[in-house]
RNA sequence: CGUUUUCUUCGGGGUCCGGUGAGGGGGGAGCGAUCCCACCAAUUCCGAACCGGCGGUAAUACCCGGUAAAAGGGUUAGCCCGCGAGCCGCCAAGGCCGACCCGGUGUGAUUCCGGGGCCGACAGUAAAGUCUGGAGGGGAGAAGGGACGG
Numbered sequence: 001c002g003u004u005u006u007c008u009u010c011g012g013g014g015u016c017c018g019g020u021g022a023g024g025g026g027g028g029a030g031c032g033a034u035c036c037c038a039c040c041a042a043u044u045c046c047g048a049a050c051c052g053g054c055g056g057u058a059a060u061a062c063c064c065g066g067u068a069a070a071a072g073g074g075u076u077a078g079c080c081c082g083c084g085a086g087c088c089g090c091c092a093a094g095g096c097c098g099a100c101c102c103g104g105u106g107u108g109a110u111u112c113c114g115g116g117g118c119c120g121a122c123a124g125u126a127a128a129g130u131c132u133g134g135a136g137g138g139g140a141g142a143a144g145g146g147a148c149g150g
Base pairs, nucleotide, nucleotide: 001149002148004147005146006145007144008143009142010141015048017047018046019045023040024039026037027036028035029034049130050129051120052119053083054082055081056080061075062074063073064072078118079117086096087095088094100116101115102114103113104112122133123132124131
């Protein structure tokens, strides 16, 4: 160093906010139908807030380094490409699978800078990216050790 093999470890974040009140039980009035009174009540509704798995792809940018320059090291995409998860399916083959624009710089950016937007499995429940659950699960992959080969 590796189109090899094996083991170990790691491998997902986010509302104690404001409003409304489906609904709930309680107290009171009335012969009764019914009416009145506060109380509890949505992370799901409305407003506001917050979050962003893995690999790739843009450095001549930025950070570390150094007196400086250089070597060397590190970092940058939720919405571009691919994957994982999730869903459908005889749980098989196979299929489904979200969302970005404008301006600037530059040889080059849907990745940087500025501005304005958008998206988010399934089950439960008052309609959920943020709660609870499958899940002490799975997992793209990452790091390290051993073996083998060069």